A computed fold for a 96-nucleotide RNA from an Alphaproteobacteria bacterium, annotated as Glycine riboswitch aptamer.
[in-house]
C1' cells in the first nucleotide's frame, strides 16, 4: 500500500401507526384555529430497554436478531428522532 472487520465523525437515503374523544391553562375581545397539561380508548416498532432462540464460543457459563413484548418512545402535514444501508474520512485490529 491492497483487502476485510470494528469504532468515531461528516454527507445522503430511511418506514410504521389517531388531523381520536373529553376537560383545564395560554396565544385570542368572542368563535374558529394554534399550543401545552391531565384523563380515556385505539394503534406503531426501526432510538433505548426487556424476553425467547437458531447459532456461536474460552462450553461452569457466556455472547446473541430485523423474531417477540411494548417499560420508554412514537401515531395529520412540517420539524425532530430514527434501526439499517451507501459514500467519504480518521483511528485501531487482522491479513495473502
Nucleotide at each position: 500500500g491492497g483487502u476485510g472487520c470494528g469504532c468515531a465523525c461528516g454527507c445522503g437515503g430511511g418506514a410504521g401507526a389517531g388531523u381520536g374523544c373529553g376537560g383545564g391553562g395560554g396565544g385570542u375581545u368572542u368563535c374558529a384555529c394554534c399550543u401545552u397539561c391531565c384523563g380515556c380508548c385505539g394503534c406503531c416498532g426501526a432510538a433505548g430497554g426487556a424476553g425467547c432462540a437458531a447459532c456461536c464460543g474460552c462450553c461452569c457459563c457466556g455472547g446473541a436478531a430485523u423474531c417477540u413484548c411494548u417499560c420508554a418512545g412514537g401515531c395529520a402535514c412540517a420539524a425532530g428522532g430514527g434501526a439499517c444501508c451507501g459514500c467519504g474520512c480518521g483511528c485501531g485490529c487482522a491479513u495473502a